Glycine riboswitch aptamer from Comamonas terrigena, 114 nucleotides, folded computationally.
Lineage of the source: Bacteria > Pseudomonadati > Betaproteobacteria > Comamonadaceae > Comamonas.
The prediction has a mean pLDDT of 78.

RNA sequence: GCGUACCUUGUUGGAGAGAGGCGCGGGUGCUGGCACCCCGUCCACCGAAGGAGCAAGCCCCACGCCUGGAAGGUGCGGGUGAAUCUCUCAGGUAAAGCGGACAACAGGGCAAAG
Repeated sequence: GCGUACCUUGUUGGAGAGAGGCGCGGGUGCUGGCACCCCGUCCACCGAAGGAGCAAGCCCCACGCCUGGAAGGUGCGGGUGAAUCUCUCAGGUAAAGCGGACAACAGGGCAAAG
């Protein structure tokens, strides 16, 4: 200096699931009993913000076992260990809007190794 992982900016795409019930709660509108919004609460559901869990493998220990003994090996145990898997805490469940893992394109930053 290049530049991957990774981080970040912009654009584009981007699924799923109740237009749920109740409230002698609040606000607005009007055709005066309804509609919409907010709040609270209950049940049903979704998984792709975030969060959490773990398989093989690898590592450690040596209570047990193998060995004449040490060493070594090994079972139990412990650590590490991924996701679009699982959980459903959080978030979300008409359209619109917001959010959205991830992907593409265009930039910026930048380890270790090379």